[in-house]
Predicted 3D model of a 73-nucleotide RNA (transfer RNA) from a Candidatus Kaiserbacteria bacterium. It matches the Rfam family "tRNA". By type it is a transfer RNA. From the family's description: Transfer RNA (tRNA) molecules are approximately 80 nucleotides in length. It was read from a public genome assembly.

RNA sequence: GCACCCUUAGCUCAGUUGGUAGAGCAGCGCAUUUACACUGCGAAGGUCGGGGGUUCGAGCCCCUCAGGGUGCA
Numbered sequence: 001g002c003a004c005c006c007u008u009a010g011c012u013c014a015g016u017u018g019g020u021a022g023a024g025c026a027g028c029g030c031a032u033u034u035a036c037a038c039u040g041c042g043a044a045g046g047u048c049g050g051g052g053g054u055u056c057g058a059g060c061c062c063c064u065c066a067g068g069g070u071g072c073a
Base pairs, nucleotide, nucleotide: 001072002071003070004069005068006067007066010025011024012023013022019056028042029041030040031039049065050064051063052062053061
C1' cells in the first nucleotide's frame, strides 16, 4: 500500500425483512442471615466509535473519517 472483518451499558455479547435497543456478569437498593456468602426481587446504567446521506422511520442500507484485528505484498 491492497483486501476482508470488528466497533452497541463498566465488562463479555445479542439485536430476525429498516419500525422508537436487550441479556449475562459487575456495581446499587431491598428481602434473607448474628454477620458474610449464596439465593430471590427491584431500580439504575446507552448521543449504538465520529460526521454526512437515503427513508415517513436507520443499531441495521450507502459514503467518508478514526481505532482495532487477520491475510497478501